SAM riboswitch aptamer (S box leader) from a Bacteroidales bacterium, 111 nucleotides, folded computationally. Rfam family: SAM riboswitch aptamer (S box leader). About the family: The SAM riboswitch is found upstream of a number of genes which code for proteins involved in methionine or cysteine biosynthesis in Gram-positive bacteria. The organism belongs to Bacteroidales, within Bacteria. The prediction has a mean pLDDT of 83. Of the family's consensus pairs, 86% are formed in the model.
RNA sequence: GAUUUAUUAAGAAGAGGGGAGAGAUUAGGCUCUGAGAACCUCUAGCAACCCCCCCGGCAAACGGGGAAAGGUGCUAAAACCUAAUCCCGGCAGGCCGGGAGAUGAUAAAUU
Numbered sequence: 001g002a003u004u005u006a007u008u009a010a011g012a013a014g015a016g017g018g019g020a021g022a023g024a025u026u027a028g029g030c031u032c033u034g035a036g037a038a039c040c041u042c043u044a045g046c047a048a049c050c051c052c053c054c055c056g057g058c059a060a061a062c063g064g065g066g067a068a069a070g071g072u073g074c075u076a077a078a079a080c081c082u083a084a085u086c087c088c089g090g091c092a093g094g095c096c097g098g099g100a101g102a103u104g105a106u107a108a109a110u111u
Base pairs, nucleotide, nucleotide: 001111002110003109004108005107006106007105008104013043014042015041016040017039021032022031023030025084026083027082028081029080044075045074046073049071050070052066053065054064055063056062079103085100086099087098088097089096090095091094
């Protein structure tokens, strides 16, 4: 990198370095940012995917509960919002609302 499965409106920030951008892509909007962005390091925290423990089950799958030492992840705003697809509903209109999908992110397994 690819495939599959699950989750994706909850939650959780300080310091040092750095020095102009950042919020995945494109477009529009909006927001953050020299009162210091991205990124790196340290510390702290959140969560509970893996790991661990208990219960149900012959077992596997799966479900429920617990824990937080270890492996990841995450710590502005819903994945910041809308569109880049389809379907449904409302109204005179163009808009508004809803659902699914796509894309992205993260985990786990396989390759």